[in-house]
Molecule: Guanidine-I riboswitch aptamer
Organism: Telmatospirillum sp.
RNA sequence: GCAUAAUGCGUCUAGGGUUCCGGCUCCGGUGACGGCGUGUCUGGUCCGAGAGAUGCACUCCCUUCCCCUGCUCGUCACGGGAUGGAGCCACGGCGGGACAAAAGCCCGGGAGAG
Numbered sequence: 001g002c003a004u005a006a007u008g009c010g011u012c013u014a015g016g017g018u019u020c021c022g023g024c025u026c027c028g029g030u031g032a033c034g035g036c037g038u039g040u041c042u043g044g045u046c047c048g049a050g051a052g053a054u055g056c057a058c059u060c061c062c063u064u065c066c067c068c069u070g071c072u073c074g075u076c077a078c079g080g081g082a083u084g085g086a087g088c089c090a091c092g093g094c095g096g097g098a099c100a101a102a103a104g105c106c107c108g109g110g111a112g113a114g
Stems, first nucleotide, its partner, number of pairs: 007057006015047002020044002022041001023038002026035003058087004063082001065081003069077002071074001089109001091112001095107003
């Protein structure tokens, strides 16, 4: 300097806004209720982490454990299965994008820094 790998999905949480529900102010109405507004309204629905949790899958490794086939008949080779094990590390903008809107979502293990 270059390349490869650091996996996928579900459930949940940190977090997020305001389409719907609800709350609240104001207005209308005898009343039931309706309308505008409000997320600087705790909430329900909803979105939601590469660097958060968890589950299932997936990938890789060991094995004189098992099975099929081949032959040079073995602690062999090819393929498959079972058990066991591993999946480490990770500082990070500005800006843009979607849905109603925003965000630790996506661009992005990016740019950049060490």